This is a predicted structure of a 77-nucleotide RNA (transfer RNA) from Draconibacterium orientale.

[in-house]
RNA sequence: ACCGGGGUAGCUCAGCUGGUUAGAGCAUCAGAUUGUGGAUCUGAGGGUCAUGAGUUCGAGUCUCAUCCCCGGUACCA
Numbered sequence: 001a002c003c004g005g006g007g008u009a010g011c012u013c014a015g016c017u018g019g020u021u022a023g024a025g026c027a028u029c030a031g032a033u034u035g036u037g038g039a040u041c042u043g044a045g046g047g048u049c050a051u052g053a054g055u056u057c058g059a060g061u062c063u064c065a066u067c068c069c070c071g072g073u074a075c076c077a
Base pairs, nucleotide, nucleotide: 001073002072003071004070005069006068007067010026011025012024013023019057028044029043030042031041032040050066051065052064053063054062
């Protein structure tokens, strides 16, 4: 440099043919339980969906540009 995959909650990841309110597990916080803690149970909080633009009545989802991560190929040494 080129090709492919990816970026969604603190972490790991779902998200259907574009459809009205974006989810799960773990973690965190509170409560229950327990002599205390852990474990367990119940509940709650937590999101500019990488950034910007476009298409559309409507975008996490489609298109373009940029940034970052992973893998492969090539080049230089």
It was read from a public genome assembly. It matches the Rfam family "tRNA". It is annotated as a transfer RNA. The coordinates come from a structure-prediction model, not an experiment, and the mean pLDDT is 80.